[in-house]
């Protein structure tokens, strides 16, 4: 340089064109003498950036970044 793959909550991954989720995490309340577990309830997202199609984009397409594999 060329070629592929990956980016979603803190963290580790799901997901789908139509209001974006799981688990641990983390905070309140219960429970306990306490701590943990356990139960309840709640916070947490510009879906990497931009364009672009579309009535509507996290999701399709185009560039770009970053990160990781192959090639050379």
């Nucleotide at each position: 340089g060329g070629g592929c793959g990956u980016g979603u909550a803190g963290u580790u991954c799901a997901g789908u064109g139509g209001u974006a989720g799981a688990a641990c995490g983390c905070u309140u309340c219960g429970u306990u003498g306490a701590c943990a577990u356990c139960g309840a309830a709640g916070a947490g997202g510009u879906c990497a950036u931009a364009a672009g199609u579309u009535c509507a984009a996290u999701u399709c397409u185009u560039a770009u970044c970053a990160c990781g594999c192959c090639c050379a």

Predicted 3D model of a 72-nucleotide RNA (transfer RNA) from an uncultured Pelagibacteraceae bacterium. It was read from a public genome assembly. It matches the Rfam family "tRNA". Rfam's curators write: Transfer RNA (tRNA) molecules are approximately 80 nucleotides in length. It is annotated as a transfer RNA. Its family is annotated with triplet codon-amino acid adaptor activity in the Gene Ontology.